This is a predicted structure of a 75-nucleotide RNA (transfer RNA) from Kineosporia sp. NBRC 101677.
The sequence is in RNAcentral, with records from ENA.
Rfam family: tRNA. From the family's description: Transfer RNA (tRNA) molecules are approximately 80 nucleotides in length. Rfam links the family to the GO term triplet codon-amino acid adaptor activity. The family's RNA type in Rfam is transfer RNA.
[in-house]
RNA sequence: GCCCCCAUGGCGCAGCUGGAGAGCGCGUCUCGCUACGAACGAGAAGGUCGGCGGUUCAAAUCCGUCUGGGGGCAC
Repeated sequence: GCCCCCAUGGCGCAGCUGGAGAGCGCGUCUCGCUACGAACGAGAAGGUCGGCGGUUCAAAUCCGUCUGGGGGCAC
């Protein structure tokens, strides 16, 4: 330098054949239970879906570009 893959709440991931309020597990907080904890049960908060631009009635999803991470090829 070229090619491929990845980027979604604090962490790990799903969703990517474009449309319903963006979900799941763990974690956090509150309440219940308990003598107190743990476990268990109920509830809640937390995401401009890496940035910008484009296509579209509508974009996490498609296109372009940039940034970051991983892998491969080559003198």